[in-house]
Parts: sequence; structure tokens; C1' cells
RNA sequence: CGUGUAAAAAGCUAAACCCGCUGUGAAGCGGGGACGGAAAGCUGCGGGUCUUGGAGUAGUUGUUAAGAUAGCCGGGUUGUCACC
Repeated sequence: CGUGUAAAAAGCUAAACCCGCUGUGAAGCGGGGACGGAAAGCUGCGGGUCUUGGAGUAGUUGUUAAGAUAGCCGGGUUGUCACC
């Protein structure tokens, strides 16, 4: 550098749900808890989804601004183990 159906060994992470705190909200953080994960490490770069506000509309779709999501997909970047 490449491949992997992640089996073994050593570790890592932690869905739903419950409790507490923060936020208008999507959500986030801490504790409990494990459905899962081979990048479920990091990165809002592209798409998707979601939230809040503005303008607009009879109303919806849509549009726009600011956000959320990396455990929705892709890209970028670093990396465990096994094999070659």
C1' cells in the first nucleotide's frame, strides 16, 4: 500500500427506553441501559431528513436565513485487528 464475509485476542462505541440539566425547537450533555456498529473516530464539503425565524400565499407546496443530524447516504481525513 491492498483485501476482509470482523471469526479469534485485546479493547472501543452505545439505539430504544428511564432520570437529571441545557435549548423556543430539531437536538445536545451527564447517569442508568444495550439495539447495534469495522470507522457508530474526526470533518456540515455534496445530497437527504428535521427545527426555528423572515418574506410570500386564501391555504399548502415551495423559497430564503440561521440551526440540528457524522447511528441517513456519499466525499475528505486519521486509525484497531486478521490475511497477503
The prediction has a mean pLDDT of 79. Predicted 3D model of an 84-nucleotide RNA (c-di-GMP-I riboswitch aptamer) from Methylobacter sp. Lineage of the source: Bacteria > Pseudomonadati > Pseudomonadota > Methylococcales > Methylobacter. The sequence was found by an Rfam model in a public genome assembly. Its Rfam family is "c-di-GMP-I riboswitch aptamer". Rfam's curators write: GEMM was predicted in a large-scale screen for bacterial structured RNA regulatory elements.